[in-house]
């Protein structure tokens, strides 16, 4: 010096849906998916925003767009599967493991 596995602490992306029912608009109960569906706070009452988990970081199917898509099931939902390795998307350091090649000195 290449390849390659592990580690680390920092830093950065991201989503938060359906359904029942009490009630009666909000709150609470429970139930599906799923790694995650949670708490606090604003306010224009369905969005923001803070903080936990959890996931993900160029080897990138986390997560977004197309998508008010299609096709299937279901009480309902991104709940399956299609699209689709399509477009996009957040990271660099530091430490050590193996395998390889090169140079140098010294026997």
């Nucleotide at each position: 010096c290449c390849a390659u596995c592990u580690c680390a602490a920092u830093c950065g992306g991201g989503g938060u849906g359906c359904c029942u029912c009490g009630c009666c608009a909000g709150c609470g109960a429970g139930g599906c998916u799923g790694a995650g569906a949670g708490g606090c706070g604003g306010c224009u009452u369905g969005c923001c925003g803070c903080c936990a988990a959890c996931c993900c970081g160029u080897c990138g199917a986390a997560c977004c767009u197309g998508a008010u898509c299609c096709g299937g099931g279901u009480c309902g939902u991104g709940c399956c599967g299609g699209c689709g390795g399509a477009g996009g998307g957040a990271a660099g350091u530091g430490a050590g493991g193996u395998g390889g090649c090169g140079a140098u000195u010294g026997c």